[in-house]
């Protein structure tokens, strides 16, 4: 060097003929329990806010009412070939 698959919340990872982003799990905080802890159980849980919203799916463009998804380029990772 070319060629294929991939990037998502702190973390594994869901969202699929394009149509509610962040389900489930862990890890975090709170509380119940306990002389206390751990284990169990309950809630909460992306960032920012003037609490009305606003922004985010590696970047940056197109497509389209509508893109995490289809297209293109950058970057990076992982495999195969040279």
């Nucleotide at each position: 060097g070319c060629g294929a698959c991939c990037g998502u919340g702190g973390u594994g990872g869901a969202a699929u003929u394009g149509g509610u982003a962040u389900a489930c799990a862990c890890a975090g905080c709170a509380g119940a329990c306990u002389u206390a802890a751990a284990a169990u159980c309950u809630g909460c849980c992306g960032a920012c806010u003037u609490c009305g919203g606003u922004c985010a799916u590696a970047c940056g463009g197109g497509u389209u009412c509508a893109a995490g998804u289809c297209c293109c380029g950058u970057c990076g990772g992982u495999c195969g070939c040279a």

Predicted 3D model of an 82-nucleotide RNA (transfer RNA) from a Rhizobiaceae bacterium. Taxonomically the source falls in Rhizobiaceae (Bacteria, Pseudomonadota, Alphaproteobacteria, Hyphomicrobiales). Its mean pLDDT, the model's own confidence on a scale to 100, is 81. Its Rfam family is "tRNA". From the family's description: Transfer RNA (tRNA) molecules are approximately 80 nucleotides in length.